[in-house]
């Protein structure tokens, strides 16, 4: 340098156009308890960056950045 795959919350991870962005771990609050733990209920926290297409983009397209693999 080329090609392919990937980048989604504090961490892991699914989804691939209009709907509410699943689930698990963790955090916080409440109930319960003599206090904790456990259990139960609730809450907060996300689509790598910039453009484009579209009535509507996390999703499609383009460029860039980062990671992994293969080739040279």
């Nucleotide at each position: 340098g080329a090609u392919g795959c990937g980048g989604u919350a504090g961490c892991c991870g699914a989804g691939a156009g209009u709907u509410u962005c699943a689930g698990g771990c963790g955090u916080c609050u409440g109930u319960u308890u003599g206090c904790a733990a456990a259990a139960c209920a609730g809450a907060a926290u996300a689509c790598g960056c910039a453009g484009g297409u579209u009535c509507a983009a996390u999703u499609c397209c383009u460029g860039c950045c980062c990671g992994c693999a293969u080739c040279u």
Notes: The RNA shown here (transfer RNA) has 72 nucleotides and comes from a Candidatus Microgenomatia bacterium. NCBI's taxonomy places the organism under Bacteria, Bacteria candidate phyla, Candidatus Microgenomatota, Candidatus Microgenomatia (nom. nud.). Rfam family: tRNA. Rfam's curators write: Transfer RNA (tRNA) molecules are approximately 80 nucleotides in length. Its mean pLDDT, the model's own confidence on a scale to 100, is 81.